Lysine riboswitch aptamer from Congzhengia minquanensis, 182 nucleotides, folded computationally. Its mean pLDDT, the model's own confidence on a scale to 100, is 78. The sequence is in RNAcentral, with records from Rfam.
RNA sequence: UAUGUUGAUAGAGGUGCACUUUUUAUCAGUAGCCCGAGGGAGAACGCGAAUUUUUCUGUGAAUUCGGGUCGAAAGGAAAAAGUGCCGAAAAAGCGGUUUGUUCGCAGGGCCGUUUUUGGGUGUAUGGCGAACAGCCAUGCAACUGUCACCGUGUGAUUACGCGGUGGAGUGCUAUCUGCAUU
Repeated sequence: UAUGUUGAUAGAGGUGCACUUUUUAUCAGUAGCCCGAGGGAGAACGCGAAUUUUUCUGUGAAUUCGGGUCGAAAGGAAAAAGUGCCGAAAAAGCGGUUUGUUCGCAGGGCCGUUUUUGGGUGUAUGGCGAACAGCCAUGCAACUGUCACCGUGUGAUUACGCGGUGGAGUGCUAUCUGCAUU
C1' cells in the first nucleotide's frame, strides 16, 4: 500500500416513514333534545348475568310509531405548518396492565418479547370502517434503490454506462479505530 474483520460515526433510496397542531369537508339533519299517541316497571357499561355507590322513574322507566324552522361529537380523511427519523415503521403471536365493580365474551390503549416485511404504486381477495374515502393482511404485476453474478461499450480486468438474472435491510456506501494477512 492492498485485502479481510470487530467496533464506532455519518449517510443514501423518495408520491420515503411516523407524530403533533390548525383549518376544512364528511360523519349527519344521524345520536341526542322537545312535542304527541301507544306502552306500563324498570333504566343508567360494547354484549350477557349478577351487583355496588349514586342518579332517573306512576308528575310514567325500558320500548314502538308520528312530528319538529332544535341539533352534536369521536374515530377515520384532505391541506398547511412543524417535529423526530431511514426497521424509518407496520403487522401477527405470546405475556402483563388498563378500559365504574365481579364473572364470561369482544374490541380498544400502553409496556415487554418473538417472528415477518428494502421501498412506494397499481390491482384482486379478505378484514376494519358511516363511506364508493382511507387503513391493514395476503397474492399478482411491472417500477425503483442497493449488492452479487453474467454479457457488452469505452484506452482500461480496477472507474463509469447499458442490458439480463438473482438475493435481502442483522443489508449497502463512506470515514476512523483496533486486530490479522501481505